[in-house]
């Protein structure tokens, strides 16, 4: 200097004029009540002042909860989800640390229960695709020289995959048929580790494809619905009609439990679509100390940072920041020249992303013009 | 905000229980038949199965995520 890997932060700023929602204080107008002048009420209107007003994803609604309702949120079946080990957390399919296998020169990245519990699938090709074979080939015998019979699975072919690898012995030719080493599997022992596992030693038959994001088995876990959940007030009308069930109890089925004399379901038809609340103080933020490899936890101090309700935070102007292109000047450097590279100053033109709360929070995923920054790896070159 | 379905040829739909070369009807083009057209007959074309990643030998089909379309939702009695 180039190429890359893994993280973190920001994602516009300032000034002026006008404007918007809600909160607090003060004043004023309107309406109501009591009474004859004050007081109280109404979130009905207006004005002034003060302080405050979208995000890292507010998005997708993919997970987990808080919260609300349901008289079973009791047991079981079915069904769903997760899946190496240990931690973190309110919890999770999330995060952290580690283990094994694989990709990459590497930094690092990806994956993760079980295939001898059972069933199922592996097209076409191929002799043969689960415990299966003989097309070519090799060997032996016969032969009318066309071929036939027997043996074989080491070599070749087909295919994504053909039932251990290398070397040697043996054989008619071959084969774990036998032997040595290795890989894998099964069993045992010792040591280290909380554990997944690792290391070493001993023994054994010779060796047993893939798919579980196929059904399934094993372990863990799951009540349902959701703020349009709920609570309260006001107003108006028709509980008016018809059908069905015999129970009902917030996914389905069974058992149990509780409750009911009326209840439930569906359809036709009718009235109102008003107001308040839930609604923002939280598993909250910031700083410091301590513990822990880390995720995170504990303690102390400090702060209150939107709450709309057809949906507010904007418009205009100027200056600056960042960035792209072009031009001009200065310095350094390479080069014979032309010219190139880097830094810096100025001018002009253009651009400035993804995108907006709707009960709240912890994650995942997706979109994103650009800028800054930390650690690490590889390559080239110089000292 | 919350919940539930779908996306395949120009159009309307099958195929989705993995087998690789993707179908039917209508429409389109050409030819035949006819005096001529329609009807009818024959042939042919038309496809990244919404986009992408993953599992697998193999994906329209299974898994994950993104894009688009459609539907449902309040109170009283």
């Nucleotide at each position: 200097g180039g190429a890359g890997u893994c993280g973190g932060a920001c994602g516009g700023a300032c000034u002026g004029u006008c404007g918007c929602c809600g909160c607090g204080u003060u004043c004023u107008c309107c309406c109501c009540g009591c009474c004859c002048g004050u007081c109280g009420g109404g979130u009905g209107g207006g004005a002034a002042c003060g302080g405050a007003g979208a995000g890292g994803a507010a998005a997708g609604u993919c997970c987990g909860g808080g919260c609300u309702u349901c008289g079973c949120a009791g047991g079981g079946c079915a069904g769903g989800a997760c899946g190496c080990u240990g931690g973190g957390u309110a919890a999770c399919g999330c995060c952290c640390a580690g283990g094994a296998g694989g990709g990459g020169u590497g930094a690092u990245c990806c994956u993760c229960g079980g295939a001898a519990a059972g069933c199922g699938c592996c097209a076409c090709a191929g002799a043969a695709a689960a415990c299966a074979g003989a097309c070519c080939g090799c060997c032996g015998c016969c032969u009318u020289u066309g071929g036939g019979c027997g043996g074989u699975a080491a070599g070749g072919g087909u295919g994504a995959a053909a039932c251990g690898g290398u070397g040697g012995g043996g054989u008619a030719a071959g084969a774990g048929c036998c032997c040595a080493c290795c890989a894998g599997c099964c069993g045992g022992c010792a040591c280290g580790g909380u554990g997944a596992c690792g290391u070493g030693c001993c023994g054994g038959g010779c060796u047993u494809g893939g798919c579980a994001a196929g059904c399934c088995c094993c372990g863990u876990u799951c009540g349902a619905a959701g703020c349009a959940a709920g609570a309260c007030c006001a107003a108006a009308u028709a509980g008016g009609g018809a059908a069905g069930c015999g129970g009902a109890u917030u996914g389905g089925c069974c058992c149990g439990a509780u409750c009911a004399a009326c209840g439930c379901u569906u359809c036709c038809g009718g009235g109102u679509a008003g107001g308040u609340u839930g609604c923002u103080u939280g598993a909250g933020g910031g700083c410091g100390c301590a513990g822990g490899c880390a995720a995170c936890u504990g303690c102390g101090c400090u702060c209150c940072u939107a709450g709309a309700g057809g949906a507010a935070u904007g418009a205009c102007a100027g200056u600056c920041g960042c960035u792209u292109u072009u031009c001009c000047g200065u310095c350094u450097u390479c080069g014979u020249c032309a010219g190139g590279a880097g830094a810096u100053g100025g001018a002009a033109a253009g651009g400035u992303a993804c995108a907006g709360a709707a009960c709240c929070c912890g994650g995942c995923u997706u979109a994103u013009a650009g800028u800054c920054u930390g650690a690490c790896u590889c390559c080239c070159g110089a000292g | 905000g919350g919940c539930a379905a779908g996306g395949u040829a120009g159009c309307u739909c099958a195929g989705u229980u993995g087998g690789u070369c993707a179908g039917a009807g209508c429409a389109u083009a050409c030819g035949g038949u006819u005096c001529a057209u329609a009807c009818c007959c024959g042939u042919a074309g038309u496809g990244u199965c919404g986009a992408g990643a993953g599992u697998u030998c193999a994906a329209a089909u299974c898994u994950c995520c993104c894009c688009c379309u459609u539907g449902c939702u309040a109170c009283c009695a």
Molecule: RNase P RNA; transfer RNA
Organism: Candidatus Bilophila faecipullorum